The part of an RNA shown here (small-subunit ribosomal RNA, central domain) has 351 nucleotides and comes from an uncultured prokaryote. RNAcentral holds the full RNA, with entries from ENA.
[in-house]
Context: one part of a larger RNA
RNA sequence: UUGGGCGUAAAGCGAGUGUAGGCGGUUUGAAAAGUCGGAUGUAAAAGUUUAGGGCUCAACCCUAAAAUGUCGAUCGAUAACUGUCAGGCUAGAGUCCCGGAGAGGGUGGCGGAAUUCCCGGUGUAGGGGUGAAAUCCGUAGAUAUCGGGAGGAACACCAGUGGCGAAGGCGGCCACCUGGACGGUGACUGACGCUGAGACUCGAAAGCGUGGGUAGCAAACAGGAUUAGAUACCCUGGUAGUCCACGCCGUAAACGGUGAGAGCUCGUCGUAGUGGGUAUUGACCCCUGCUGUGACCAAGUUAACGCAUGAAGCUCUCCGCCUGGGAAGUACGGUCGCAAGACUAAAACUC
Numbered sequence: 001u002u003g004g005g006c007g008u009a010a011a012g013c014g015a016g017u018g019u020a021g022g023c024g025g026u027u028u029g030a031a032a033a034g035u036c037g038g039a040u041g042u043a044a045a046a047g048u049u050u051a052g053g054g055c056u057c058a059a060c061c062c063u064a065a066a067a068u069g070u071c072g073a074u075c076g077a078u079a080a081c082u083g084u085c086a087g088g089c090u091a092g093a094g095u096c097c098c099g100g101a102g103a104g105g106g107u108g109g110c111g112g113a114a115u116u117c118c119c120g121g122u123g124u125a126g127g128g129g130u131g132a133a134a135u136c137c138g139u140a141g142a143u144a145u146c147g148g149g150a151g152g153a154a155c156a157c158c159a160g161u162g163g164c165g166a167a168g169g170c171g172g173c174c175a176c177c178u179g180g181a182c183g184g185u186g187a188c189u190g191a192c193g194c195u196g197a198g199a200c201u202c203g204a205a206a207g208c209g210u211g212g213g214u215a216g217c218a219a220a221c222a223g224g225a226u227u228a229g230a231u232a233c234c235c236u237g238g239u240a241g242u243c244c245a246c247g248c249c250g251u252a253a254a255c256g257g258u259g260a261g262a263g264c265u266c267g268u269c270g271u272a273g274u275g276g277g278u279a280u281u282g283a284c285c286c287c288u289g290c291u292g293u294g295a296c297c298a299a300g301u302u303a304a305c306g307c308a309u310g311a312a313g314c315u316c317u318c319c320g321c322c323u324g325g326g327a328a329g330u331a332c333g334g335u336c337g338c339a340a341g342a343c344u345a346a347a348a349c350u351c
Stems, first nucleotide, its partner, number of pairs: 004322003007305002012319001014202004021195003025089006033082002035077004040072002042069001048066007092192001093189004097184003104178007111155001116150007126137002163170002207248006216242002221237004259318006267296011300307002324351003333344004
């Protein structure tokens, strides 16, 4: 619960596509569905409200009136608004054409640096590690250094409050396949739009299943230290895992802690993409437009912090969510999952 809210106090679904529903630009005409009015039917009684009355008062009771419905049928009014039907328009939305930007996605191939391991050369007693050490490696030749080879993973510099993507996220190079956004110019369609309960799809890391792969790193584990102890922090090792393919899981401080769309509302300074103007031998510079991404501030707003044309300002539409703390995002039930668990979601009791 006809109220107030959701950046940080409780509260924006992790994100998208989209069904029902809700809402919807401009103009002409038609028709009285909504709308408005009249009279009318019904809305039992009790209850409620008002007035009066009865029990000594009150509660209670009685009488009268009123009130009570998105109500029904009926007669009318208005074409202003909403809806309906018919027709038109182009400012919303979309299509075509030209142009460049981008770690957007997928597949395949290629490259160099580094670590590790293996083989060979040189070479000799240490190396490694730490606060200090030790475990550990090394005379069966290590560390160091040179040459050759194997393999896996990640791509230094460029690199930027730079770019792209709905979000998660995306970074060596090349090719192929493919999505979106942006700028420009005219032409075309003619409201085709916005939101979106359900539904469906995507969704980091960890985890799970089957098969592969495994260089480095590294839960677990082992050992060495530290310590009163040390199931840790530090060190030496090290298995799952991290990687690939296919299939699950569906959660995160999935954060801008800020849902999506639209309109309106001072300025200043960067930066990315792309136009116009001016100018130049030319790249620049300068002025200006659109789109994105940042910093600062005015009005306004806010409990304050802060936000401030990318709003948390002024408004509209639609969805989601909140309602004292704990118990608890738990129990039970249900749905999903191989499992782990996820989603939905209380109460007793207590403060």